[in-house]
Annotation: Predicted 3D model of a 102-nucleotide RNA (THF (Tetrahydrofolate) riboswitch aptamer) from a chicken gut metagenome. It matches the Rfam family "THF (Tetrahydrofolate) riboswitch aptamer". Rfam links the family to the GO term tetrahydrofolate metabolic process. About the family: Tetrahydrofolate (THF) riboswitch was first reported for Ames et al. as an RNA motif in 5' untranslated (5'-UTR)regions of folate transport and biosynthesis genes in Firmicutes genomes. Model confidence (mean pLDDT): 79 of 100.

RNA sequence: CAGAGUAGGCGCUACGCGUUAAGUGCCGGCGGAUGGGAAGUUGCCGUCGGACGAAAAGCCGGAAACGAAGGACUGGCUUGCGGUGUGGCGCCGCGUCCGCUG
Numbered sequence: 001c002a003g004a005g006u007a008g009g010c011g012c013u014a015c016g017c018g019u020u021a022a023g024u025g026c027c028g029g030c031g032g033a034u035g036g037g038a039a040g041u042u043g044c045c046g047u048c049g050g051a052c053g054a055a056a057a058g059c060c061g062g063a064a065a066c067g068a069a070g071g072a073c074u075g076g077c078u079u080g081c082g083g084u085g086u087g088g089c090g091c092c093g094c095g096u097c098c099g100c101u102g
Stems, first nucleotide, its partner, number of pairs: 001102003008092009017082003026050007036098003040094001056079007066070001
């Protein structure tokens, strides 16, 4: 002098979950982890509290009471929807000091 590697982010994809609204997102308190080491910000995670808030449609069945039609309730499939979860792949990814590789 050059380079690698964190937490994590985005995209694609597979399998799920929800669609009877959980999850996601927003605000605040507390706690935690965060290149191999040190301190640490953005960001991340957990928890508590608060405010807000949604996209369903089609098909095939089961089924109480009731005379039938229908049918409370309920199972499955398909296509959607959700700033949805997890895995895989790709891309991106520590500002300072020391360390590591060349």